[in-house]
Context: one part of a larger RNA
RNA sequence: UUGGGCGUAAAGAGUCCGUAGGCUUUUUGUUAAGUAUGAAAUCAAAGACCGAAGCUCAACUUCGGGCAGGUUUCAUAAACUGGCAGAAUAGAGUGAUGCAGAGGCAAAUGGAAUUCUGUGUGUAGGGGUAAUAUCCGUAGAUAUACAGAGGAACACCAAAAGCGAAGGCAGUUUGCUGGGCAUUCACUGACGCUCAAGGACGAAAGCGUGGGGAGCAAACAGGAUUAGAUACCCUGGUAGUCCACGCCCUAAACGAUGAUUACUCGCUGUUGGGAGCUUCGACCCUCUCAGUGGCUAAGUUAACACUUUGAGUAAUCCGCCUGGGUAGUACGGCCGCAAGGUUAAAACUC
Numbered sequence: 001u002u003g004g005g006c007g008u009a010a011a012g013a014g015u016c017c018g019u020a021g022g023c024u025u026u027u028u029g030u031u032a033a034g035u036a037u038g039a040a041a042u043c044a045a046a047g048a049c050c051g052a053a054g055c056u057c058a059a060c061u062u063c064g065g066g067c068a069g070g071u072u073u074c075a076u077a078a079a080c081u082g083g084c085a086g087a088a089u090a091g092a093g094u095g096a097u098g099c100a101g102a103g104g105c106a107a108a109u110g111g112a113a114u115u116c117u118g119u120g121u122g123u124a125g126g127g128g129u130a131a132u133a134u135c136c137g138u139a140g141a142u143a144u145a146c147a148g149a150g151g152a153a154c155a156c157c158a159a160a161a162g163c164g165a166a167g168g169c170a171g172u173u174u175g176c177u178g179g180g181c182a183u184u185c186a187c188u189g190a191c192g193c194u195c196a197a198g199g200a201c202g203a204a205a206g207c208g209u210g211g212g213g214a215g216c217a218a219a220c221a222g223g224a225u226u227a228g229a230u231a232c233c234c235u236g237g238u239a240g241u242c243c244a245c246g247c248c249c250u251a252a253a254c255g256a257u258g259a260u261u262a263c264u265c266g267c268u269g270u271u272g273g274g275a276g277c278u279u280c281g282a283c284c285c286u287c288u289c290a291g292u293g294g295c296u297a298a299g300u301u302a303a304c305a306c307u308u309u310g311a312g313u314a315a316u317c318c319g320c321c322u323g324g325g326u327a328g329u330a331c332g333g334c335c336g337c338a339a340g341g342u343u344a345a346a347a348c349u350c
Base pairs, nucleotide, nucleotide: 003322004321005320006319007304008303012318014201015200016199017198021194022193023192025088026087027086028085029084030083031082033081034080035077036076037075038074039073040072041071042070043069049065050064051063052062053061054060091191092188093187094186095185096183097182098181099180103177104176105175106174107173108172109171110154115149116148117147118146119145120144121143125136126135162169163168206247207246208245209244210243211242215241216240220236221235222234223233258317259316260315261314262313263312266295267294268293269292270291271290272289273288274287275286276285299306300305323350324349325348332343333342334341335340
């Protein structure tokens, strides 16, 4: 609970698609469902309201009166909402010409580094720490040179940069493929916006089956530290991290800020286009469209701060909040192999 809100106090769903629903450009004609006005009928009595009266008053009772409103019918109006018919192009979309990009999927391939293996040189240490020790090494380590194996990640470029709905995306090349931006004509002609239900995607960790396993590293073992040390530090080390397929569906999934549209001073970077000026051609400069940063006026805000990328001024639609704890828990439902997820209370207490 007809209220006020949701950046940080409780509150924007992780993101997108999308059905019903809600809302929806300009214009002409028509209709009369909504709407407005008028008339008629009706809404029993009692009760409520107003005015009187009767019980000594009051409660109570009796009498009289009426507005507003509801329903139905008829008539009138035609601005607005709706319906029907026609037209338009400013919203939306398609085509054309160009452009940028770590957007996605698959395959191939490259160098540096770590580790391991083999061979050579070489000899007593190496490693590690604040300092030690566990550990490795005369069965030849560390170091150094050459060769080989294997897995994972891609230094510099690199940026306030770019792309993607979000999660996210980075060596190079090729193939397939999604989206975006600009320009000016051509076309369609409101085809739009937002979306309960529903669907798809969704980091990391985790799960199933089969591979793979260099480095790193939960668990675990040992060495230190310490009063203790189930830790921080060190030496090892298994799941996992990687690949394929299938699940899981959660995050401080954050801009802690839902989507769309319109309007509202400026300054300064940067990315991708276009136009103008200029030039042999450019750069510079000016204007402009789409992004992405910093500062700021009006305005807003409890303050912090936000400020054309709004938390300003308005509109439409959706989601969500309503004192703290109990609790994002119990029970039940649905989903899951499980872990668990989702929906979601109350008693009691302050």
A computed fold for a 350-nucleotide part of an RNA from an uncultured organism, annotated as small-subunit ribosomal RNA, central domain. It matches the Rfam family "Bacterial small subunit ribosomal RNA". The coordinates come from a structure-prediction model, not an experiment, and the mean pLDDT is 88.